Background:
The RNA shown here (small-subunit ribosomal RNA) has 1459 nucleotides and comes from Colacium calvum. Its Rfam family is "Bacterial small subunit ribosomal RNA". The sequence is in RNAcentral, with records from Greengenes. NCBI's taxonomy places the organism under Eukaryota, Euglenozoa, Euglenida, Euglenophyceae, Colacium.
RNA sequence: UUUGAUCCUGGCUCAGGAUGAACGCUGGCGGCAUGCUUAACACAUGCAAGUCAAACGAUUUUUAACAGUGACGGACGGGUGAGUAAUGUGUAAGAAUCGACACUUAGGAGAGGGAUAACAAUUGGAAACGUUUGCUAAUACCUCGUAAUGCUAUUAAGUUAAAGAAAAUUUUUUAUUUUCGCCUAGGUACGAGCUUGCAUCUGAUUAGCUAGUUGGUUAGGUAAUGGCUGACCAAGGCAAUGAUCAGUAGCUGGUUUGAGAAAAUGAUCAGCCACACUGGGACUGAGACACGGAACAGACUCCUACGGGAGGCAGCAGUGAGGAAUUUUCCGCAAUGGGUGAAAGCCUGACGGAGCAAUGCCGCGUGGAGGAUGAAGGUCUUUGGGCUGUAAACUCCUUUUCUCAUUGAAGAAAUUUUGACGGUAUUUGAGGAAUAAGCAUCGGCUAAUUUCGUGCCAGCAGCCGCGGUAAUACGAAAGAUGCAAGCGUUAUCCGGAAUUAUUGGGCGUAAAGCGUUUGUAGGUGGUCGAGUGUGUUUACUGUUAAAGAUUAAAGCUCAACUUUAAAAAGGCAUUAAAAACUACUCGACUUGAGUAUGAUAGAGGUAAAGGGAAUUCCCAGUGUAGCGGUGAAAUGCGUAGAUAUUGGGAAGAACACCAAUGGCGAAAGCACUUUGCUAGGUUAAUACUGACACUGAGAAACGAAAGCUAAGGGAGCAAACAGGAUUAGAUACCCUGGUAGUCUUAGCCGUAAACAAUGGAUACUAAGUGGUGCUUUCAGGUACUGCUGUAGUUAACACGUUAAGUAUCCCGCCUGGGGAGUACGCUUGCAAAAGUGAAACUCAAAGGAAUUGACGGGGGCCCGCACAAGCGGUGGAGCAUGUGGUUUAAUUCGAUGCAACCCGAAGAACCUUACCAGGGUUUGACAUGCUAGGAAGUUUUUUGAAAGAGAAAUGUGCCUUCGGGAACCUAGACACAGGUGGUGCAUGGCUGUCGUCAGCUCGUGUCGUGAGAUGUUGGGUUAAGUCCCGCAACGAGCGCAACCCUCAUUUUUAGUUAUAUAUCAUCUAAAAAGACUGCCGAUGUUAAAUCGGAGGAAGGUGAGGAUGAGGUCAAGUCAUCAUGCCCCUUAUAUCCUGGGCUACACACGUGCUACAAUGGUUAAGACAAUGAGUUGCGACUCUGUGAAGAGCAGCUAAUCUCUUAAACUUAAUCUCAGUUCGGAUUGUAGACUGCAACUCGUCUACAUGAAGAUGGAAUCGCUAGUAAUCGCCGGUCAGCUAUACGGCGGUGAAUCCGUUCUCGGGCCUUGUACACACCGCCCGUCACACCAUGGAAGCCGGCCUUGCCUGACGAUGUUAUUUUAACUUUUAGAGGAAAACAUUUAAAGCCGGGUUGGUAACUGGGGUGAAGUCGUAACAAGGUAGCCGUACUGGAAGGUGCGGCUGGAUCACCUCCUU
Repeated sequence: UUUGAUCCUGGCUCAGGAUGAACGCUGGCGGCAUGCUUAACACAUGCAAGUCAAACGAUUUUUAACAGUGACGGACGGGUGAGUAAUGUGUAAGAAUCGACACUUAGGAGAGGGAUAACAAUUGGAAACGUUUGCUAAUACCUCGUAAUGCUAUUAAGUUAAAGAAAAUUUUUUAUUUUCGCCUAGGUACGAGCUUGCAUCUGAUUAGCUAGUUGGUUAGGUAAUGGCUGACCAAGGCAAUGAUCAGUAGCUGGUUUGAGAAAAUGAUCAGCCACACUGGGACUGAGACACGGAACAGACUCCUACGGGAGGCAGCAGUGAGGAAUUUUCCGCAAUGGGUGAAAGCCUGACGGAGCAAUGCCGCGUGGAGGAUGAAGGUCUUUGGGCUGUAAACUCCUUUUCUCAUUGAAGAAAUUUUGACGGUAUUUGAGGAAUAAGCAUCGGCUAAUUUCGUGCCAGCAGCCGCGGUAAUACGAAAGAUGCAAGCGUUAUCCGGAAUUAUUGGGCGUAAAGCGUUUGUAGGUGGUCGAGUGUGUUUACUGUUAAAGAUUAAAGCUCAACUUUAAAAAGGCAUUAAAAACUACUCGACUUGAGUAUGAUAGAGGUAAAGGGAAUUCCCAGUGUAGCGGUGAAAUGCGUAGAUAUUGGGAAGAACACCAAUGGCGAAAGCACUUUGCUAGGUUAAUACUGACACUGAGAAACGAAAGCUAAGGGAGCAAACAGGAUUAGAUACCCUGGUAGUCUUAGCCGUAAACAAUGGAUACUAAGUGGUGCUUUCAGGUACUGCUGUAGUUAACACGUUAAGUAUCCCGCCUGGGGAGUACGCUUGCAAAAGUGAAACUCAAAGGAAUUGACGGGGGCCCGCACAAGCGGUGGAGCAUGUGGUUUAAUUCGAUGCAACCCGAAGAACCUUACCAGGGUUUGACAUGCUAGGAAGUUUUUUGAAAGAGAAAUGUGCCUUCGGGAACCUAGACACAGGUGGUGCAUGGCUGUCGUCAGCUCGUGUCGUGAGAUGUUGGGUUAAGUCCCGCAACGAGCGCAACCCUCAUUUUUAGUUAUAUAUCAUCUAAAAAGACUGCCGAUGUUAAAUCGGAGGAAGGUGAGGAUGAGGUCAAGUCAUCAUGCCCCUUAUAUCCUGGGCUACACACGUGCUACAAUGGUUAAGACAAUGAGUUGCGACUCUGUGAAGAGCAGCUAAUCUCUUAAACUUAAUCUCAGUUCGGAUUGUAGACUGCAACUCGUCUACAUGAAGAUGGAAUCGCUAGUAAUCGCCGGUCAGCUAUACGGCGGUGAAUCCGUUCUCGGGCCUUGUACACACCGCCCGUCACACCAUGGAAGCCGGCCUUGCCUGACGAUGUUAUUUUAACUUUUAGAGGAAAACAUUUAAAGCCGGGUUGGUAACUGGGGUGAAGUCGUAACAAGGUAGCCGUACUGGAAGGUGCGGCUGGAUCACCUCCUU
């Protein structure tokens, strides 16, 4: 970090430590360490193993040495980790062995012999290297003698050795002594070989492997045991405790992490093993099958005269290549160690050192003290200041380090000599703050924030995520934080991760209990006694190398580092002891388990027989026009007689009522009746056996439905299919038909939501209450099956003696989602399929339970002009007005479902005006500040469309401290003005809407792990969360109501300009009264309240208004105003003239006038209220047909005027028609306002007289002084487009049964995969792009391997072909050598097999992708409830059939429970 929030499950990620590291930026010094992890890839050059003249001969005049014979050493030291899962390693044991040098013990060392290299000569070859002949020595080689304590052997007995050299003394012949060697035998030390137990990675998608294989006898061979090898005999040996096969890997001490258990790892140092270009084999030797030895084969490189030769850095340096990446072709044998030698000595890339690299660990430094007007600069800012910051400058001081000079070791053992490192460490002095700081981070995790730039771009990112114009997340700067000669990043390991759980997890619903049972191996197992001593416990002893780690000290100034000492756990083994538990052996017991007897309930199983109802079909009768089916229809059947009805017959399948949360069974499952056979359970009382038990990997059996094979059967039902409907389509839901199938028999299949989503067994732990059995005289006991519920458990839901509680035993299974129960492989199957069962890749979630909302083509209750009942309209016509669209130079802008559209606009000819064209201005039309000049102003005139530009004349004001100042005008420069430019998704304010709906919350308490709940729900009631009652709640707030205004009644008071007049009345306007379910009755719970009544002007809120909770819609408005940010600044500002906002094919909204007789016209007559008025209202008189005009009174208004109200009444006329209805349109003539009436005003008169005859689908308003109808007034305003808007009064209805339905709202409840909240979420095909992967004709490799062929060197054997100094018993023999043959055998070759990898035309699905196409399958009853298994079918989700599940809503019934 999953959610709106919560708890849980669960993965992903980070913080810590580590490294043989690498990369980026940076870099002062020293000490100690470390340094090809990759190509066991190839290597130029140099060095890395020699020594001995006191073993020997020769060469040289001598020194000094070289080649050769001989001796010792080249099997050590050094490197590397390819191979090897055991011929290895670790640990603990063992017996059948060997040994050069070293130490030690006991003996010996006599007598002879023949050669040969070097050398000389000769000769082959390019070379490497040889051939032949001749000479010579030894501590080289050989023979004889001697010989035990050695060896062989039962004994007798037999058999096996040797080498000398040097020096000294004596003497010159020799002898003696010393030293070094030689031979035999025994022992010690150390080393090596062999054997055994235990431990030692992964895979079963590797289950069988083995023929010298397993054992024996005999023989051979070896240092030695042994199938190590041969012959013969037997048929064994290994394996589920994982053989064989495959993959990977040197093992260990240790190292890193971790609290530990453990996990990972095996650089440096140390022990063991293996290897030395690749392969196999041997020689020599004490030791090798030999890194710097040899022979052979192969690959590669080099030389060559082409005939033939040479080589092996995984030694030290170094080179190339590979790679992210790893050093000098250094010095020295001074020390330590090794080889050799008598020794001096020689050799030693072992080793000791130096060099390079911040690769790591440790230490030191880059200065210290003082220093404020808190300098300058930078940066932020609320413009005051803050931060950088005592930091700097400046003053004083110090010298680790640095530079120069001086001194100068230890390391040397061993008296003399001997130091690579090295003039190094160290010491002293001088100089001068001098030579020395970076890196990363600053959204949360995680310590540390601001500004600017950018604008889903550029970019960041470990996870969550940031960036779309105010980014603490990008880039830069300033500041801050962390670490520091380093700092970050990357990679890898451990930890956190209890996320494989031994310590230390889980499986009802989150992943997870096999569909069920029987049972093998295995694991576990009742009571008592005895013995043994397997496990167990204790003690001793041995071992567990050193180093490392721990502890205590010590040495380098400290530390790292080094040295010394001590201690320890655990493992394995030996020996001894104990005997509780475990195990084994023996004996006993009855409680577990089982058996026998009686009784009993049951759809337990299987086979056979029988039965009636219904359905369909057939036959016959009666009978006539329909039947059937649906939401409505149609297809279909029927006059060839259906449906209906009566009788008879046939067939197949299933068994109503009883019937039930009833019974039985291991589960699947089982129901008409009877019978046969058969299994299990329960119970009662006794008897018997004596642990016989539980579980159960593999294994076996059973196992719904669908499906398959074969043979039957086929009434009904019914996948597929056909037709009819529905629909945009309808491969569906509905209807009519209908085939497999459903049924039986015999086989197969082996799966289901095969579910209680809960494995089996045993024991323990409160109760209450139903049902089914058995038993009992009763009380009760016992077995099974349900519900409620305590403790306890649980994430919650829930479970709760039928546990999901408390414990034990055994089995199965799980470890993030998807990919996927897929692919490949294997097994089973006739097939369909089943079982087993991955990976690449991809995401940061997927999921469980519960909460609050929202939603539902879920439910319940309630309200509203919501429907209904009525009245009148709109939609059709003409006109007015607004909008869309179109057009235009411009038709300025905004408002867009209800909640935009006579809306902003309470009034566009100019102005307004924001738009367009043209003409002008640039500190500006407007504000403040500065300077200079001038009062301001007024008049005339030229030009121009005007704005503007120019000219002439006139004027001289006010205050004053006399300096000047105030207002105004002109000119100039700069700060700035200005913007109806953008963003209502940056905002304030204001407004609309749900809605005048009854809701929205809080404090304390309580409940819940928590989100939350309770209160606010429930029963009544109300217009109302209004009130009452009840209740783990008690109270409170904002809303409701009331308080406010107007009207209706009355009283009192007052009265102008009203009433012709009036102490009245009316009217006006001030104060009071009045109404509260107050009274009566009924109902209701004795409540709240409701209904009815009285009185009253008014009765249950009296009528109307103002008043709008918390919130919703990123609702509307930047163009009322204000305002952040962005943008323009001779223009997006501003002035003027003209035009436009008034256009016109068309569409929509809101209105007006009508279509007429309840009417029109004419004449006469009656009755209001609200308002307005001095730039005004204008009486009255006159003129005009009239609009109006000319005079003029009154009125700043209860006084005057606007002002005649109209509908209405009376009389007359019209007589149903496009009219005496209707008035549009048009012509002419006028009036008025105004600079101006063309675009584009209103009004008047005359004339003209259009459409329209009550309006389709649909839709609007209204419940009483209301609708309808009639006129009047006002604002804006020069005038008016007003039929609009806001007020006023006149006349004055109809209807409300009721809440089924439509719309909206409120409360409760339910489901949910929704929370941007159904305008939600979401599935599959198709199309496109990318990614990984499966199959695939084939192609190319790797590894292993059967068989065959060929067969180098070598070894062994055979043959006796050739040859031969030593010895002998000598024409010869023994022995040796060569040659040939045989066996074995590496590489090569041939035909195959297995396994594994790469690649491939084509092809399959999968995953991912901001906006594609088709539908809408799922989530609500998701609109046909969904899902599981199976079969068929369809573009796709999907549909249908059969069986199953609830993880289905709603309604009803039944049963049970609680109170």